[in-house]
RNA sequence: AUGCGGCUUCGGGACAGGGUGGAAUUCCCGACCGGCGGUGUGUUUCGCCCGGAAAGGCGGAGCGAGCCCGCGAGCGUGUCGCAGCCCGAAUGACGGCGGUGACGUGCAGACCCGGUGAGAAGCCGGGGCCGACGGCAAAAGUCCGGAUGGGAGAAGGCCGAAA
Repeated sequence: AUGCGGCUUCGGGACAGGGUGGAAUUCCCGACCGGCGGUGUGUUUCGCCCGGAAAGGCGGAGCGAGCCCGCGAGCGUGUCGCAGCCCGAAUGACGGCGGUGACGUGCAGACCCGGUGAGAAGCCGGGGCCGACGGCAAAAGUCCGGAUGGGAGAAGGCCGAAA
RNA backbone atom coordinates (compact mmCIF):
# COMPACT_ATOMS: atom_id res chain seq x y z
C1' A A 1 0.00 0.00 0.00
C1' U A 2 -3.93 -3.60 -1.15
C1' G A 3 -7.87 -6.75 0.31
C1' C A 4 -10.75 -8.43 4.87
C1' G A 5 -13.52 -7.46 9.72
C1' G A 6 -15.33 -3.63 13.05
C1' C A 7 -16.37 1.71 14.46
C1' U A 8 -17.52 6.97 14.25
C1' U A 9 -19.16 11.20 11.74
C1' C A 10 -21.14 13.11 7.34
C1' G A 11 -24.46 12.01 3.35
C1' G A 12 -30.48 16.73 -1.77
C1' G A 13 -31.61 21.30 -4.29
C1' A A 14 -35.48 24.42 -6.32
C1' C A 15 -41.73 28.53 -8.44
C1' A A 16 -39.14 35.36 -8.17
C1' G A 17 -42.86 38.17 -10.90
C1' G A 18 -47.62 37.73 -13.24
C1' G A 19 -52.73 35.58 -15.41
C1' U A 20 -57.56 32.87 -14.64
C1' G A 21 -60.61 31.44 -10.60
C1' G A 22 -64.73 31.04 -4.95
C1' A A 23 -60.31 28.14 -4.37
C1' A A 24 -54.07 26.78 -7.60
C1' U A 25 -46.23 27.98 -5.08
C1' U A 26 -50.74 22.05 -8.25
C1' C A 27 -53.61 24.98 -14.33
C1' C A 28 -51.45 29.04 -17.87
C1' C A 29 -47.12 32.76 -18.94
C1' G A 30 -42.67 32.76 -16.74
C1' A A 31 -38.85 31.45 -12.95
C1' C A 32 -35.83 27.99 -10.51
C1' C A 33 -33.26 23.04 -9.12
C1' G A 34 -29.92 18.80 -10.34
C1' G A 35 -28.07 12.75 -4.89
C1' C A 36 -23.83 8.82 -5.37
C1' G A 37 -19.80 5.95 -8.07
C1' G A 38 -17.52 5.50 -12.99
C1' U A 39 -15.93 7.46 -17.73
C1' G A 40 -13.91 11.97 -19.53
C1' U A 41 -10.08 14.99 -25.80
C1' G A 42 -11.43 20.12 -20.59
C1' U A 43 -9.18 22.89 -16.60
C1' U A 44 -5.91 24.04 -12.28
C1' U A 45 -1.46 22.66 -10.12
C1' C A 46 3.27 20.03 -8.84
C1' G A 47 7.74 17.32 -10.34
C1' C A 48 11.04 15.82 -14.21
C1' C A 49 13.02 16.08 -19.46
C1' C A 50 14.19 19.32 -23.63
C1' G A 51 15.18 24.42 -24.86
C1' G A 52 18.43 30.93 -24.81
C1' A A 53 13.15 31.65 -24.15
C1' A A 54 8.39 30.35 -25.69
C1' A A 55 6.36 26.09 -27.49
C1' G A 56 6.75 20.87 -26.60
C1' G A 57 7.31 15.81 -24.09
C1' C A 58 6.67 12.37 -19.68
C1' G A 59 4.55 11.43 -14.88
C1' G A 60 1.53 12.62 -10.30
C1' A A 61 -2.56 15.22 -7.79
C1' G A 62 -7.35 18.28 -7.41
C1' C A 63 -11.86 19.69 -9.94
C1' G A 64 -14.98 18.41 -14.18
C1' A A 65 -22.08 14.93 -17.27
C1' G A 66 -29.63 15.76 -14.46
C1' C A 67 -30.58 13.57 -20.06
C1' C A 68 -23.17 8.10 -21.64
C1' C A 69 -22.60 3.41 -18.10
C1' G A 70 -24.24 1.87 -13.40
C1' C A 71 -26.27 2.75 -8.26
C1' G A 72 -29.77 4.98 -4.59
C1' A A 73 -34.71 6.58 -2.82
C1' G A 74 -40.21 4.89 -4.59
C1' C A 75 -43.88 1.13 -6.37
C1' G A 76 -44.76 -4.21 -7.38
C1' U A 77 -43.42 -9.35 -7.07
C1' G A 78 -40.91 -14.41 -5.82
C1' U A 79 -38.25 -17.55 -2.28
C1' C A 80 -36.71 -18.24 2.63
C1' G A 81 -36.64 -16.67 7.84
C1' C A 82 -39.03 -14.18 12.16
C1' A A 83 -43.09 -12.67 15.25
C1' G A 84 -48.46 -12.36 15.00
C1' C A 85 -53.68 -12.83 13.57
C1' C A 86 -57.91 -15.70 11.19
C1' C A 87 -60.01 -20.62 10.44
C1' G A 88 -60.43 -24.98 13.91
C1' A A 89 -63.22 -28.64 19.86
C1' A A 90 -57.92 -28.95 20.08
C1' U A 91 -51.55 -29.45 20.16
C1' G A 92 -50.25 -29.79 15.21
C1' A A 93 -50.81 -29.98 9.87
C1' C A 94 -53.27 -27.88 5.55
C1' G A 95 -55.40 -23.24 4.10
C1' G A 96 -55.99 -17.74 4.51
C1' C A 97 -54.29 -12.50 6.05
C1' G A 98 -51.41 -8.46 6.58
C1' G A 99 -46.39 -6.97 8.99
C1' U A 100 -41.11 -7.28 9.09
C1' G A 101 -35.89 -8.88 7.62
C1' A A 102 -32.44 -11.13 4.05
C1' C A 103 -31.61 -12.51 -0.90
C1' G A 104 -33.38 -12.29 -5.99
C1' U A 105 -36.28 -10.05 -9.70
C1' G A 106 -39.71 -6.56 -12.57
C1' C A 107 -41.25 -1.47 -13.25
C1' A A 108 -38.95 3.16 -12.90
C1' G A 109 -36.83 9.81 -16.71
C1' A A 110 -34.64 12.77 -20.43
C1' C A 111 -30.16 15.15 -26.30
C1' C A 112 -29.79 16.92 -30.49
C1' C A 113 -27.31 20.51 -33.88
C1' G A 114 -22.87 23.35 -34.94
C1' G A 115 -17.57 24.03 -33.56
C1' U A 116 -12.69 22.19 -32.07
C1' G A 117 -10.05 17.69 -32.51
C1' A A 118 -6.78 11.82 -34.67
C1' G A 119 -11.02 10.73 -31.74
C1' A A 120 -16.55 14.00 -28.41
C1' A A 121 -21.74 10.55 -24.79
C1' G A 122 -18.22 13.98 -21.35
C1' C A 123 -15.13 20.20 -23.88
C1' C A 124 -17.02 25.18 -26.23
C1' G A 125 -21.51 27.62 -28.43
C1' G A 126 -26.75 27.15 -29.44
C1' G A 127 -31.42 25.11 -29.02
C1' G A 128 -34.25 21.31 -26.52
C1' C A 129 -35.87 17.65 -22.91
C1' C A 130 -36.67 15.01 -17.91
C1' G A 131 -38.10 14.39 -12.81
C1' A A 132 -41.29 8.29 -7.24
C1' C A 133 -45.46 7.59 -3.92
C1' G A 134 -49.58 9.66 -0.72
C1' G A 135 -52.07 14.47 0.37
C1' C A 136 -54.53 19.31 -0.63
C1' A A 137 -60.62 24.16 -1.40
C1' A A 138 -57.84 22.56 -8.26
C1' A A 139 -53.97 18.42 -11.64
C1' A A 140 -47.14 19.60 -7.91
C1' G A 141 -39.48 18.00 -9.98
C1' U A 142 -40.09 23.00 -6.45
C1' C A 143 -45.79 23.07 -1.00
C1' C A 144 -47.25 19.33 3.05
C1' G A 145 -46.36 14.06 4.53
C1' G A 146 -44.07 8.97 5.32
C1' A A 147 -38.84 11.13 6.93
C1' U A 148 -35.55 13.07 13.90
C1' G A 149 -36.59 7.39 8.41
C1' G A 150 -33.84 4.91 4.50
C1' G A 151 -29.71 5.52 1.36
C1' A A 152 -25.92 4.93 -3.08
C1' G A 153 -21.63 6.36 -0.91
C1' A A 154 -17.91 9.90 1.42
C1' A A 155 -14.18 11.40 5.14
C1' G A 156 -9.34 7.64 0.62
C1' G A 157 -11.05 8.98 8.59
C1' C A 158 -10.20 5.64 13.13
C1' C A 159 -9.42 0.58 15.27
C1' G A 160 -8.14 -4.79 14.60
C1' A A 161 -6.12 -9.58 12.86
C1' A A 162 -3.56 -12.07 9.01
C1' A A 163 -0.79 -12.73 4.42

Predicted 3D model of a 163-nucleotide RNA (FMN riboswitch aptamer (RFN element)) from a Candidatus Poribacteria bacterium. Its mean pLDDT, the model's own confidence on a scale to 100, is 78. Rfam family: FMN riboswitch aptamer (RFN element). Rfam links the family to the GO term FMN binding. About the family: The RFN element is a highly conserved domain that is found frequently in the 5'-untranslated regions of prokaryotic mRNAs that encode for flavin mononucleotide (FMN) biosynthesis and transport proteins.